About this RNA: This is a predicted structure of a 104-nucleotide RNA (SAM riboswitch aptamer (S box leader)) from Ureibacillus terrenus. Lineage of the source: Bacteria > Bacilli > Caryophanales > Caryophanaceae > Ureibacillus.
RNA sequence: CUCUUAUCAAGAGAGGCGGAGGGAAUAGGCCCAAAGAUGCCCGGCAACCUGCAAGAAAUUGCAAAGGUGCUAAAUCCUACAGACUUAUGUCUGAAAGAUAAGAG
Numbered sequence: 001c002u003c004u005u006a007u008c009a010a011g012a013g014a015g016g017c018g019g020a021g022g023g024a025a026u027a028g029g030c031c032c033a034a035a036g037a038u039g040c041c042c043g044g045c046a047a048c049c050u051g052c053a054a055g056a057a058a059u060u061g062c063a064a065a066g067g068u069g070c071u072a073a074a075u076c077c078u079a080c081a082g083a084c085u086u087a088u089g090u091c092u093g094a095a096a097g098a099u100a101a102g103a104g
Base pairs, nucleotide, nucleotide: 001104002103003102004101005100006099007098008097013042015041016040017039021032022031023030026079027078028077029076043071044070045069048067049066050063051062052061053060054059075096080093081092082091083090084089
């Protein structure tokens, strides 16, 4: 990097460092940010892998030492298709993306 499967509406600090943009990419919106964001460290959350227990299995419960992950807003929203709607718009599904586990 590609493929497969699963998940993506919950949860997570008035701490330290640090100083300018940031919210994946393109576009449009809408937000966050010198009252210090994004990021890093610590802390925390969760429980995919993992450990333990039950079970024939599917699965369920408990834990959090280890491998990841996450820690503004639904994956911040919309871009494509379908249904409904006078319209604004609403719902469903895809695409794209993120994460985990496995395979190449």

Source information: Its mean pLDDT, the model's own confidence on a scale to 100, is 86.